RNA sequence: GGGCGUGUAGCUCAGUUGGGAGAGCGCGUGGUUUGCAUCCACGAGGUCACGGGUUCGAGUCCCGUCACGUCCACCA
Numbered sequence: 001g002g003g004c005g006u007g008u009a010g011c012u013c014a015g016u017u018g019g020g021a022g023a024g025c026g027c028g029u030g031g032u033u034u035g036c037a038u039c040c041a042c043g044a045g046g047u048c049a050c051g052g053g054u055u056c057g058a059g060u061c062c063c064g065u066c067a068c069g070u071c072c073a074c075c076a
Base pairs, nucleotide, nucleotide: 001072002071003070004069005068006067007066010025011024012023013022019056027043028042029041030040031039049065050064051063052062053061
């Protein structure tokens, strides 16, 4: 340098036809308990990597950029 893949909550990830942004763990509050843990309820937390385009509507489709992974090439 080229091909392919990945990027969504603090972490691990789902999101299958383009229309509701979600789960588990973690965190906070309350309940339960003498207390802790467990368990139960509620809640906070998101620029869907970044920029642009298509569309009535984009996490999803298209283009570019960046980061990471992998394979290939190059290496005087």